[in-house]
Bacterial RNase P class A from a Rhodocyclaceae bacterium, 408 nucleotides, folded computationally. NCBI's taxonomy places the organism under Bacteria, Pseudomonadati, Pseudomonadota, Rhodocyclales, Rhodocyclaceae. It matches the Rfam family "Bacterial RNase P class A". Rfam's curators write: Ribonuclease P (RNase P) is a ubiquitous endoribonuclease, found in archaea, bacteria and eukarya as well as chloroplasts and mitochondria. The coordinates come from a structure-prediction model, not an experiment, and the mean pLDDT is 76.

RNA sequence: GAAGUCGGCCGGGCAGCCGCUGCGCGCUUCGGGCGCGUAGAGGAAAGUCCGGGCACCGCAGGACAGGAUGCCGGCUAACGGCCGGGCGCCGCGAGGCGACGGAUCAGUGCAACAGAAAACACACCGCCGAUGGCCCGUGAGGGAUCAGGCAAGGGUGAAAUAGUGCGCGGCCCGACAGGGCCGCGGGGGCGGGCGCAGGUUCUCCCCGGGUAAGAGCCCACUGCCCCGGCGGCAACGUUCGGGGCUGGCAAACCCCAUCCGGUGCAAGACCAAAUAGGGAAGCCAUGGCGUGGUCCGCGCCGCUUCCGGGUAGGUUGCUUGAGGCCGCGGGUAACCGCGGUCCCAGAGGAAUGGCUGCCGCGGGGCGAAAGCCCCGGACAGAACCCGGCUUACAGGCCGACUUCGCUC
Numbered sequence: 001g002a003a004g005u006c007g008g009c010c011g012g013g014c015a016g017c018c019g020c021u022g023c024g025c026g027c028u029u030c031g032g033g034c035g036c037g038u039a040g041a042g043g044a045a046a047g048u049c050c051g052g053g054c055a056c057c058g059c060a061g062g063a064c065a066g067g068a069u070g071c072c073g074g075c076u077a078a079c080g081g082c083c084g085g086g087c088g089c090c091g092c093g094a095g096g097c098g099a100c101g102g103a104u105c106a107g108u109g110c111a112a113c114a115g116a117a118a119a120c121a122c123a124c125c126g127c128c129g130a131u132g133g134c135c136c137g138u139g140a141g142g143g144a145u146c147a148g149g150c151a152a153g154g155g156u157g158a159a160a161u162a163g164u165g166c167g168c169g170g171c172c173c174g175a176c177a178g179g180g181c182c183g184c185g186g187g188g189g190c191g192g193g194c195g196c197a198g199g200u201u202c203u204c205c206c207c208g209g210g211u212a213a214g215a216g217c218c219c220a221c222u223g224c225c226c227c228g229g230c231g232g233c234a235a236c237g238u239u240c241g242g243g244g245c246u247g248g249c250a251a252a253c254c255c256c257a258u259c260c261g262g263u264g265c266a267a268g269a270c271c272a273a274a275u276a277g278g279g280a281a282g283c284c285a286u287g288g289c290g291u292g293g294u295c296c297g298c299g300c301c302g303c304u305u306c307c308g309g310g311u312a313g314g315u316u317g318c319u320u321g322a323g324g325c326c327g328c329g330g331g332u333a334a335c336c337g338c339g340g341u342c343c344c345a346g347a348g349g350a351a352u353g354g355c356u357g358c359c360g361c362g363g364g365g366c367g368a369a370a371g372c373c374c375c376g377g378a379c380a381g382a383a384c385c386c387g388g389c390u391u392a393c394a395g396g397c398c399g400a401c402u403u404c405g406c407u408c
Stems, first nucleotide, its partner, number of pairs: 001404010012359007020040008042379001046390002049388005054264004066260005071085005086100001087098004101255002107253002109249002124154002126150003131147002134143003162222004166185008186207004191202004208218002223245006229238003268316004278307006287301005323342008361376006
């Protein structure tokens, strides 16, 4: 200098004028009227996706249903959040991403297309064809492959049943054992030549054993799984010992473990008109109506007072809180403890705004320059309060780290 990774932060400033809401003080014609002072949106106030506080219903103990979460440890009021670690994948790297429990001893199920075959698997191309059969040959023998065998190679697929097999050197590939190519070497086999023979030489083939070729059969090694030992709080790791290897899918049903009662500030609490209705007491012409043959009585109608519920309306809940900032201490960190200091929006059809000027930022134009002119400035706005996550965002600042290049 270039390219990147991660983390933190800001997200216009000042002034004037005109408004709006809360609070305080003063005045008041008492009308939430006027004046002065003071405070007045965000990093996401958003989506309302998780978790809690608070409130009421209710008493939530068990069972069933349903939902969420799902490696380990820690933090927290709690979480599906955060921090640290493990494992897997990606990246040269700084780093990033991951619903990351269970598919050999719970059970059920699924796999389109392609392909020979997709779960008690398979033979299309290919390879072998010892043995039996076939053809050729007088014969020794040779040939094709009908039966049959193989799964190394090709091909299909997201996936084909874990893989490897003489030694040395170079290059390349692979997670490992190891492999590919080239060169050199070793061992073995059929056949041919030479030789009386031991043997020697040539073509070809093979390479742990085995076989006609092979294997899923044996041996060894690698990988994976389980158990033990060792390390770690644990997840997990392990160049150690033993045993085993019967593909995948659980963001398929399911199983296992943990958690979850419901409704939300329009929760809820208090005050309380007018009108209508309810209850109680009293009053009255001893009134009217009803009951009844009549009287008493009872009921209804009237007036006054009181009471309770409740509507409109008002008040509250309401913003002092798992709070902000600073310092010290503990911890790798998330976070926690102690001390100091500050009070920082509370509207309710819903305030937090508008205009102008200057400065600053970005872009463009003019100009020799100084400078001048024009344009732009995002996403978005509290509504009971917190902790998160996710999403949106013009422009800008800071720090740590990585890779490459150059210079000293």